Notes:
A computed fold for a 74-nucleotide RNA from Candidatus Woesearchaeota archaeon CG10_big_fil_rev_8_21_14_0_10_37_12, annotated as transfer RNA. Rfam family: tRNA. Rfam classes the family as a transfer RNA. Its family is annotated with triplet codon-amino acid adaptor activity in the Gene Ontology. Rfam's curators write: Transfer RNA (tRNA) molecules are approximately 80 nucleotides in length.
[in-house]
RNA sequence: GGGCUGGUAGCUUAACCUGGGAAAGCACACGACUGAAGCUCGUGGUAUUAGGGGUUCAAAUCCCCUCCGGCCCA
Repeated sequence: GGGCUGGUAGCUUAACCUGGGAAAGCACACGACUGAAGCUCGUGGUAUUAGGGGUUCAAAUCCCCUCCGGCCCA
C1' cells in the first nucleotide's frame, strides 16, 4: 500500500441483510425480604449507535470520506 472484518448503555452482545418504537443479560440505584448481609422478587435510570458528509418524509441500518482495533496479502 491492497483486501476482509469489527466499533451500539459501565461491561458482553442483539437490532443492520429487508430503513420507521433503540433491546437483553450482567453491573448500578431504590424498595420488599433479613438481626445485618447474601440469595431471591419488584421498580427505575443510563446510548450524539466511533466522527463527518450525502440520499430519504424518515438512517444504528443505504452510499462516500476519515479515525481506532483485529485478520490476511504484498